[in-house]
C1' cells in the first nucleotide's frame, strides 16, 4: 500500500460497486423451459344471453375450436451455478487439418409423384401407489416402400497439378430424396356466380454447392513443489492387415519386430481449475486467480449408453451404492454446485421481493406466450467516492474542571454564554423528467406479380406499452433546530501533566515498562492523529541488494569439495571464404472485449460510465533484408598445447640387499650394596649378586651429525647406504604436429593417524589394565610395570584444525632483499658481478578489505568452469536410502525454541601471563594479641523494655569528650489536647511573675497573699475559649544537601588545537634514562594547558637582630640555714616577633656532553632534614533522615507532650579492643634526682591542724611565664625477699568508711582492715613498629556534680634489624590473552531433582490412498443366437414363405463388491533414549 475480510467501540445522508472463501454437507416450500391450432385427430365446464318449462329443469347461442390431455415439429446440449477433480494438449500463445462435422441462418441450383399403421378416444382388466395390460376406431409436416435423381457417394480407367499421404478434371459401372401448411387472385387451363388439383405470394420439405457460425482433432513453445521419488513401460514403441470413428491415430484386434521415455528430471508423491487480469513494486520481480470476460471440468457418488446437427445431457433415461421420504411391506419416489429460503459446521456473507417496461434468449407467419437470464428494488459502513453535523462577530479572558513556584498565576479558551446570519442533508408540501424504440392502424412509395389483390421493405401521420416510482430533479416552508466518534501521547512516531497502584494489578509491534515520586499500568485534565468512521487481528507485496537476472558472497563473520584423472556439459587462439541458427533492421498477421495510459465527453463534482485516428499489451508467427560478432561448413597459420634432441637437480614411488650407533635381553668376567625414580617419596630391581664396568651373542625398530622458512610430490606425504625398475619437473635448442585447449556434475583412482580381518613379527614406546604417589576425592597430571597397538604381508576403512582455514586455469598490474635449480654475458681461469627462466621465503607501493591483513606465490584488475553459503540452537541429529565385517561413513530434515549467535578491532577490568618499580608487603628483628582475671564494645539469648544506628579491610574502648534521676529516643503506670515550643487572627478576661499552705509518687489541682507599663478612642505583656497551625529521635541515606570513611598522599586524572583511523578510539600520557613523584632530561605528529606531585603555610632542629616581665643570673654588690630572695644586669637559657640558612650551590666519578645518581668538602642541618596541615578525576546506590537541613509518605485526645518508677548496667554463651599479671632486667621498704604539655573563679586551692587512709577543717595566693593543681615515674643509692602459686598476682567476697549528689538498692568512684581466685608466658592463627621509632615510665587535658584500664596530648629512659624482592597482601607503568563489562565475588559446563512442551524409537492397534493377482459380475454397447413374436417391402395357391426387425439366451468388455498379497501416508500407544524451556 492492498483485501470477497472478521472482531471491538461508535454510527447522519446519498451515489456507484460488492456480499457462503468453511461442509462439492443435507435440504421443507415456491418458482427457474417451453412454445406452435398457419403440421394433426379429438374437444369441455362455469358464467352470460335468448327460448321453452310440469318450475324440478331443458334446449340453443355465446364462452370457443378456448382450457386440459394427446400425436407431431422446434427448443430443451443455450442461458444460470460451482471449482470437487485435473500437473493434462487442461489452459495460454502461435501454427496445421490435402484427416473432419455443423440444426436453425445467408447465397446459388434442382426437385417436391404412393402405401400401411398408431396415440389420444371408447371399453374391459391388474395395482395401495407409481403405473401397466388386452380389445376396438382414427389423422398428420408421424412411419414406410417404389420412381426420378443433375450434383453427390463407392469402384475402375485416363489426363493434369502439388508438398509425402494426395488434390483436381473427364469417362464408365453401382447406390441414395422429399410433406405439406397458409394468404390472395382469376392473367393462363378446368369446372364456369364463384371456385379449383390453376396462377401468384409466404412459411415449410428434399437434395446439392458455397458462405457464416459453432465445434472436433493434431502440433511447436510456455505452465507449482519434492531426487530422503532414479529408473519407468507390454498396447508398451513401431510395422502390415482388418475393424471402428464425423475424422487422423494402438482408438481396438490379429500377426511381426524390440522398441519407446529418462539427470535438458522419466516414473512416483504432494498441491492446484488455467488465462485475460488483480494487488504490490522505480523496475525486474513477488503474490493472487473474488466480482466482469474467455476456455475447461463437474451436476448426490461410480458406471453406461439412448435420442439428437450437437450430450455421453444440472431441472432426461438405465444400473450399482450411500442418504432422505411414501407404502397396504408386494414395491415405489427423490437429487437447489439455478433464484429466493432452511438446518448444520463456522470468525464470517443478504429478500422465500417487483417486473418482463428495457437488453437478450426459446417457440410461433404473427399477435403473443415463456424467461429467478436480465432489469430493478430490499438488507449489510463490506469497499470506494461525495455531502453534512453550521457561519461571522464575540474577553467580564465568566463559572466549572485540571495544574501550580499558591500570585492580580497558567490552561481548557473565541471554546461557551450573548449578538448577527445562512439553509446543504434529513422533514413537510407542491411541481416533475429521461430510460420508448419497436409493434399495431391508416396513407404514400418501391419490389414481386397478369394484377390496383396479397406479401416484404422504406417514409409520413395516428395510437398503445414504465417494474423501478411520483424516483432523479426543481420550488416553497419552518428552524441551528435532528446528525461525532475512535485510537494514540517512553523511543521508533505527531502528541504531558496530576492522582491511584507498588514486580501487585496490568501494558507490550520491537526495544522494554511496573519492586512508593511510573510522561510506558488504571483514572482524570490537557494534547496529537484520522474522521462516519477509528482501532485490532489475519493475509500478500514492499522496505529485504535478506536467493542478489537487474543486484550478494565463500582467509578470520555462514560458505572452497582432502587430492588428482577424466565423461557429459559449459567456455575456447590467429587468417580467409561461404552460410545466416543466434543477433539486428523493415514490413505483414495475430496478441478478443473489458482492464491500463492519453485525450474528449455524460451524471452539479468525484467514485462511476461512455467515445476516439489512439497508445500500450514488452509475446508468437510469416516475409524481405544486413553479415560485424557467436554458431555451422571448408581451407590455411603457429604464438596456446603437445612431441623430439641436449643438459640438470631432487628424502618422488616400488622391490631387493646392506651398515653402524643406540636400546633391551642372554652368557661369561670384575665387583659390592645399593640401584632406580621424584617437588619429595613409594611401588619396582638387588646379597639367589642388581646398578656400574668389560667381553661375546641375539632380536626388532628407527636412521644422530649433514639438516637449511633447503629439495621432491596432485594431495596424504617422503630422510642411513647400494643396486634394479619407474613417474614427474626445470633449463637450453627450435626439428615436428597444427587448437589437439581450459574447467569438469556424475564416475574412477589416491588418500595421515586411529581402527578392523587373516597370517607373521615384537627391541623400544605404549591406550586398556595393575601397582605406588598426589589429593577432600584423583577412574588424571608424576612414578614402576604393562596388553592391544606401534613393524611386515594381503585386504578393508575413507575420515582429520586432510589448513595457506585461501578450488583449478589464463592474462595484466611499482619495487627491494634472501635462497634452490638451469642458461647466457663479463673474465686468461676460479670467484665476484650483471641479465634471464622456473621454484621457494621476507619486506613493501598502488589497489582491495568491516577491520585484521593481502599485495607478481593477491585476498589487486579482468576472463572460463566447478564446488559451496543464506540467523543461533535443535543437528551433522532423526527417518529413509546407500557404502562398510564392524566401528562407522556419505546424503541429510522438521517440530520446537531464542533475539540473538558471530567476525574484526577499541577502552577498561581481570589472569595460579610477562617485564619494570614501590609500600613494615614479605624477609630480618623487637614487643604483643589468641590461654588467665578484670574492664569495655558487639553478636546471641533473655526481658514489660533491655531505645536507635554502625557490620570484611573501611562495624565491634564506634556515634557516646563520660546512662544513678536528668540525659532517654525504650517499657509500665498516671496526666494534657492550639498543646512542652513558634507566629497570626477573633472573642472575652484580668496583670503576669512570685510566695505560702493542703492533697498526691509526681505531673497537677485547689486555697490564700502579693501585683502592672507605655507614645492611652489604643498598644504591650499574661491566662481562658475558638481557628489557622504547632509537634514527631515516626519511615525512606535506594529521593537528597551537607559532612565523613575508603582505595590513597597512591601518581595519577583530563582538556584545547592539530594529526591518524569508516568508527569506537588513538596520539599527546608511549619510548631511552631518571625520580619519592606524569620529578626532570632526551627523543617523538604532536604543540600547549588544567586538576593533582613539589613549593608556598604551621611546628621542630642552628645562627642573628629586636625586646626583657611574671622568665633568666655570667660578672658586681646585699642578705639568708637555704632559695634570683633583693639591688642591679640584658651576657646566657628562655619567651615571641622578624630575618638568615640548604640550592645538588662546590669538588671528583658515572652517565648521551642531558636529567640525574654515587662519593666528598664545608655545615647545626645534605639531597623532599624530622613532623604536621594539605586528599586530583573518580570508586564503593559505602556511612549518616538520631547533629543539622530537606522532598515525599505517615501520625494529630497521639507515633505529640508532662510526670513517677523501671530499662539502656540482664547472662548458658561467642567475638573484637584493652588493663593487670604470671615475676628476680622482679616485688617490697627507706632515701634521693631530673620533665614537658596543659588546666584553674559555681574554679585551682598552698601553708597549718585532724584522720592509718580516702578525706575533713581552715582558707594564704591566683582571672595566672607571678599563685595552685604538682608528688613526676621509670632512674640512682641502701636493705629485705631467693624461685615458691611465693613478700609474685591481685580477682572475688566480708566488714568499716570517705566524697559527690535531692537521691549511690537496682547502678558511682575512692579508702582501711580482712579474704587471696585464675594465672608459672599461652594451640591453630594473628597484630604493631625502620629512630628519638619500637618498647618502657609517668604527667596533663576534654567530657564531667561524681565516675577513665577509653580517647586526645606531653615529656623521661631508649633499642634491635633491613641480606634482599623468590614468595603472601596492596599499589603504579608498559605489554600480552580474554567467551569478562554488575567487569574473576565475572562468565560458564555437565550430571542429578521437579514441572511443561514438541519431535524420535516402539510390541500392538486403527484409518486413508494405491499397485498386483484372482473371484463375482449390474446396466449397457458390440458380436452371436436354438426358439418366441412382428402391419408396411418381395414372392404367393391369401394360406404361408422370404428379407428385415423386436424380445430372449450366450460371449467379450465391464462399475460397485469380495479374497489374498504388497507399497505409501496418518491416528492411538505401555515403555525407552535424546532435545528445548523454567
Nucleotide at each position: 500500500a492492498a483485501c470477497g475480510a472478521a472482531c471491538g467501540u461508535u454510527g447522519g445522508c446519498g451515489g456507484c460497486g460488492u456480499g457462503g472463501a468453511u461442509u462439492a454437507g443435507g435440504c421443507a416450500u415456491g418458482c427457474a423451459a417451453g412454445u406452435c391450432g398457419a403440421a394433426c385427430g379429438a374437444g369441455a365446464a362455469a358464467a352470460c344471453u335468448u327460448c321453452c318449462u310440469u318450475c324440478g329443469g331443458g334446449a340453443a347461442g355465446c364462452g370457443g375450436g378456448u382450457a386440459c390431455a394427446g400425436u407431431g415439429g422446434c427448443g430443451a446440449a443455450c442461458g444460470g451455478g460451482u471449482g470437487a477433480g485435473u500437473a493434462a494438449c487442461g489452459c495460454g500463445u502461435g501454427g496445421g487439418a490435402a484427416a473432419c462435422c455443423u440444426a436453425c441462418c445467408c447465397u446459388c441450383g434442382a426437385g417436391u409423384g404412393g402405401g400401411g399403421a398408431u396415440a389420444a378416444c371408447a371399453u374391459c382388466c391388474c395395482u395401495a401407489a407409481c403405473g401397466g395390460g388386452g380389445u376396438g376406431c382414427u389423422a398428420a409436416u408421424a412411419c414406410c416402400g417404389c420412381a426420378u435423381g443433375a450434383c453427390u457417394c463407392g469402384g475402375c480407367a485416363a489426363g493434369u497439378c502439388g508438398c509425402a499421404u494426395g488434390g483436381u478434371u473427364u469417362g464408365c459401372c453401382g447406390g441414395c430424396a422429399a410433406a405439406g401448411g397458409u394468404g390472395g387472385c382469376c392473367u393462363c387451363u378446368c369446372c364456369a356466380u364463384g371456385g379449383a388439383a390453376g396462377c401468384u405470394g409466404c412459411c415449410g420439405c428434399u437434395u446439392g454447392a458455397g458462405g457464416a457460425u459453432g465445434g472436433u482433432c493434431c502440433u511447436g513453445c510456455g505452465u507449482c513443489c519434492c531426487a530422503u521419488u532414479a529408473g519407468c513401460u507390454u498396447g508398451u514403441u513401431g510395422g502390415u492387415g482388418a475393424g471402428g470413428u464425423a475424422a487422423c491415430g494402438g482408438c481396438u484386434c490379429a500377426c511381426c519386430a524390440a522398441g519407446g521415455c529418462g539427470a535438458c528430471g522419466a516414473u512416483g508423491g504432494g498441491u492446484a481449475g488455467c488465462c485475460g487480469a488483480c494487488c504490490u513494486g522505480a523496475g525486474a520481480g513477488g503474490g493472487u486467480g473474488a466480482c466482469c470476460g474467455g476456455c475447461c471440468a463437474c451436476a448426490c457418488u461410480g458406471g453406461g449408453a439412448c435420442u439428437g446437427a450437437g450430450a455421453u445431457a444440472c431441472g432426461g433415461c438405465c444400473c450399482a451404492g450411500a442418504c432422505u421420504c411414501c407404502u397396504a411391506c408386494g414395491g415405489g419416489a427423490g437429487g437447489c454446485a439455478g433464484c429466493a429460503g432452511u438446518c448444520g459446521a463456522g470468525a464470517a456473507g443478504c429478500u422465500u421481493c417487483g417486473g418482463c417496461a428495457a437488453u437478450g434468449g426459446g417457440c410461433g407467419a404473427a399477435a403473443g406466450c415463456c424467461u429467478g437470464a436480465c432489469c430493478g428494488a430490499g438488507c449489510g459502513a463490506c469497499g470506494c467516492c461525495g455531502c453534512g453535523u453550521g457561519a461571522g462577530c464575540g474577553a467580564u479572558g465568566a463559572a466549572g474542571g485540571c495544574c501550580c513556584u499558591a500570585g492580580u498565576g497558567g490552561u481548557u479558551g473565541u471554546g461557551a454564554a450573548g449578538c448577527u446570519c445562512u439553509g446543504u442533508c434529513a422533514g413537510u408540501a407542491g411541481g416533475g423528467a429521461a430510460u420508448a424504440a419497436a409493434g399495431c392502424c391508416g396513407g404514400g412509395g418501391a419490389a414481386c406479380g397478369a394484377a390496383c389483390a396479397a406479401u416484404u421493405c422504406c417514409c409520413c401521420g395516428g395510437u398503445c406499452u414504465g417494474a423501478a416510482g411520483g424516483u432523479a430533479c426543481c420550488u416553497a416552508c419552518a428552524g441551528a433546530g435532528g446528525a461525532a466518534g475512535c485510537u494514540c501521547c517512553g523511543g521508533c512516531u505527531a502528541a504531558c501533566u496530576c492522582c491511584g497502584u507498588g514486580c501487585c494489578a496490568g501494558c507490550a509491534g520491537c526495544c522494554g515498562c511496573g519492586g512508593u515520586a511510573a510522561u510506558a499500568c488504571g483514572g482524570a485534565g490537557g494534547g496529537a492523529g484520522c474522521g462516519a468512521a477509528c482501532g485490532u487481528u489475519g493475509u500478500u507485496c514492499g522496505g529485504a541488494u535478506u536467493c542478489a537476472c537487474u543486484g550478494g558472497g565463500u582467509g578470520u563473520a555462514a560458505a572452497g569439495g582432502g587430492u588428482g584423472c577424466g565423461u557429459a556439459g559449459g567456455c575456447g587462439g590467429c587468417c580467409u571464404u561461404g552460410u545466416c541458427c543466434g543477433u539486428c533492421a523493415g514490413a505483414g498477421g495475430u496478441g478478443a472485449a473489458a482492464u491500463c495510459u492519453a485525450c474528449c465527453g455524460g451524471c452539479u463534482c468525484a467514485c462511476c460510465c461512455g467515445g476516439u485516428c489512439a497508445g500500450a499489451c514488452u509475446g508468437c508467427c510469416u516475409c524481405u533484408g544486413a553479415a560485424a560478432c557467436u554458431g555451422c561448413a571448408a581451407g590455411g597459420c603457429u604464438u596456446g598445447a603437445g612431441u623430439c634432441c641436449g643438459u640438470c637437480a631432487g628424502g618422488g614411488g616400488a622391490u631387493g640387499g646392506u651398515g653402524g650407533a643406540a636400546u633391551u635381553c642372554c652368557u661369561g668376567g670384575u665387583g659390592u650394596a645399593a640401584c632406580g625414580g621424584u617437588g619429595a617419596a613409594a611401588u619396582g630391581u638387588g646379597c639367589a649378586g642388581a646398578u656400574a664396568u668389560c667381553a661375546g651373542g641375539a632380536a626388532g625398530a628407527a636412521c644422530a651429525c649433514c639438516g637449511g622458512u633447503g629439495g621432491c610430490g596432485a594431495a596424504g606425504g617422503c630422510g642411513g647406504c647400494c643396486a634394479u625398475c619407474u613417474g614427474g619437473g626445470a633449463c637450453g635448442g627450435u626439428a615436428c604436429u597444427g587448437a589437439c585447449g581450459c574447467u569438469g556434475a556424475g564416475g574412477c583412482a589416491c588418500g595421515a593417524a586411529a581402527g578392523c580381518u587373516a597370517g607373521g613379527g615384537u627391541a623400544u614406546c605404549g591406550a586398556a589394565c595393575g601397582g605406588g604417589a598426589u589429593u577432600a576425592g584423583a577412574u588424571a597430571c608424576c612414578c614402576c610395570g604393562g596388553u592391544a597397538g606401534u613393524c611386515c604381508u594381503a585386504g578393508c576403512c575413507g575420515u582429520a584444525a586432510a589448513c595457506g582455514a585461501u578450488g583449478u586455469c589464463c592474462a595484466c598490474u611499482a619495487g627491494g632483499u634472501g635462497u634452490u635449480g638451469g642458461a647466457g654475458g663479463u673474465u686468461c681461469u676460479a670467484c665476484c658481478c650483471c641479465u634471464u627462466c622456473a621454484g621457494u621465503g621476507c619486506c613493501g607501493c598502488a589497489g582491495c578489505u568491516a577491520a585484521c591483513g593481502c599485495a607478481u606465490u593477491a585476498a589487486g584488475u579482468g576472463g572460463a568452469c566447478c564446488a559451496c553459503c543464506u540467523g543461533g540452537g535443535g543437528a551433522g541429529u532423526a527417518c529413509g536410502c546407500u557404502c562398510g565385517c564392524a566401528a562407522g561413513g556419505g546424503u541429510g530434515a522438521a517440530a520446537c525454541u531464542c533475539a540473538a549467535a558471530g567476525g574484526a578491532a577499541u577502552u577498561g577490568a581481570c589472569g595460579g601471563g610477562g617485564g619494570c618499580c614501590c609500600g613494615c608487603a614479605c624477609a630480618a628483628g623487637c614487643g604483643g594479641u589468641g590461654g588467665a582475671g578484670c574492664a569495655u564494645g558487639u553478636g546471641g539469648u533473655u526481658u514489660a523494655a533491655u531505645u536507635c544506628g554502625a557490620u570484611g579491610c573501611a562495624a565491634c574502648g564506634c556515634g557516646a569528650a563520660g546512662a544513678a534521676c536528668c540525659u532517654u529516643a525504650c517499657c509500665g503506670g498516671g496526666g494534657c489536647u492550639u498543646g512542652a515550643c513558634a507566629u497570626c487572627c477573633a472573642g472575652g478576661g484580668g496583670a503576669c511573675c512570685g510566695g505560702u499552705g493542703u492533697a498526691g509518687a509526681g505531673a497537677u489541682a485547689c486555697a490564700c497573699c502579693u501585683u502592672c507599663u507605655c507614645u492611652u478612642u489604643g498598644a504591650g505583656u499574661c491566662g481562658c475559649u475558638g481557628g489557622a497551625c504547632a509537634g514527631g529521635u515516626g519511615c525512606u541515606g535506594c529521593a537528597u544537601g551537607g559532612c565523613u570513611g575508603u582505595c590513597g598522599u597512591c601518581a595519577g586524572c583530563u582538556c584545547g588545537u592539530g594529526u591518524c583511523g569508516u568508527g569506537a578510539a588513538a596520539u599527546g600520557u608511549u619510548g631511552g634514562g631518571u625520580u619519592a613523584a606524569g620529578u626532570c632530561c632526551c627523543g617523538c605528529a604532536a604543540c600547549g594547558a588544567g586538576c593533582g606531585c613539589a613549593a608556598c603555610c604551621c611546628u621542630u632542629g642552628c645562627c642573628c637582630u629586636u625586646a626583657g616581665u611574671u622568665g633568666c643570673c655570667a660578672g658586681c654588690a646585699c642578705g639568708u640555714c637555704a632559695u634570683g630572695g633583693u639591688g642591679g644586669g640584658a651576657a646566657c637559657u628562655c619567651u615571641a616577633a622578624g630575618g638568615g640558612g640548604a640550592c645538588u650551590g662546590c669538588c671528583g666519578g658515572u652517565g648521551a656532553u642531558a636529567a640525574a645518581c654515587c662519593g666528598g668538602a664545608g655545615g647545626a642541618a645534605g639531597g623532599u632534614g624530622g613532623g604536621g596541615a594539605u586528599g586530583a578525576c573518580g570508586u564503593c546506590a559505602a556511612g549518616u533522615c538520631a547533629u543539622c537541613a530537606u522532598g515525599g509518605c505517615c501520625u494529630u485526645u497521639a507515633c505529640g507532650u508532662c510526670c513517677c518508677g523501671g530499662g539502656c548496667u540482664a547472662c548458658a554463651c561467642a567475638c573484637g579492643u584493652g588493663c593487670u599479671a604470671c615475676a628476680a632486667u622482679g616485688g617490697c621498704c627507706g632515701g634521693u634526682a631530673c620533665a614537658a604539655u596543659g588546666g584553674g573563679u559555681c574554679g585551682c586551692g598552698a601553708c597549718c591542724c585532724c584522720g592509718c587512709g580516702a578525706g575533713g577543717g581552715u582558707g594564704a595566693g591566683c582571672c595566672a611565664a607571678u599563685c595552685c593543681c604538682a608528688a613526676a615515674a621509670a632512674g640512682c643509692c641502701g636493705g629485705c625477699c631467693u624461685c615458691a602459686g611465693u613478700u609474685c598476682g591481685g580477682a572475688u567476697u566480708g566488714c568499716a568508711g570517705u566524697c559527690u549528689g535531692u537521691a549511690a538498692c537496682u547502678c558511682g568512684a575512692c579508702u582501711g582492715c580482712a579474704u587471696g581466685a585464675a594465672g608459672u608466658c599461652g594451640g591453630a592463627a594473628u597484630c604493631g613498629c625502620u629512630a628519638g621509632u619500637a618498647a618502657u615510665c609517668g604527667c596533663g587535658g576534654a567530657u564531667c556534680a561524681g565516675c577513665a584500664u577509653g580517647c586526645c596530648g606531653c615529656g623521661g629512659u631508649g633499642a634491635a634489624u633491613c641480606c634482599g624482592u623468590u614468595c603472601c597482601c596492596g599499589g603504579g607503568c608498559c605489554u600480552u590473552g580474554u567467551a569478562c563489562a554488575c567487569a574473576c565475588c565475572g562468565c560458564c559446563c555437565g550430571u542429578c531433582a521437579a514441572g511443561u512442551c514438541a519431535a524420535c524409537c516402539g510390541a500392538a492397534u486403527u484409518g486413508g490412498c494405491u499397485g498386483c493377482a484372482c473371484c463375482c459380475g449390474a446396466a449397457g454397447u458390440c458380436g452371436u443366437u436354438c426358439u418366441g413374436c412382428c402391419a408396411a417391402c418381395c414372392c404367393u395357391u391369401u394360406u404361408g414363405g422370404g428379407a428385415g426387425g423386436c424380445a430372449u439366451g450366450c460371449g467379450c468388455c465391464g462399475a460397485a463388491g469380495g479374497u489374498g498379497u504388497g507399497g505409501u501416508u496418518g491416528g492411538u500407544g505401555a515403555g525407552g533414549g535424546g532435545g528445548a524451556c523454567u

A computed fold for a 1478-nucleotide RNA from an uncultured Latescibacterota bacterium, annotated as small-subunit ribosomal RNA. The prediction has a mean pLDDT of 83.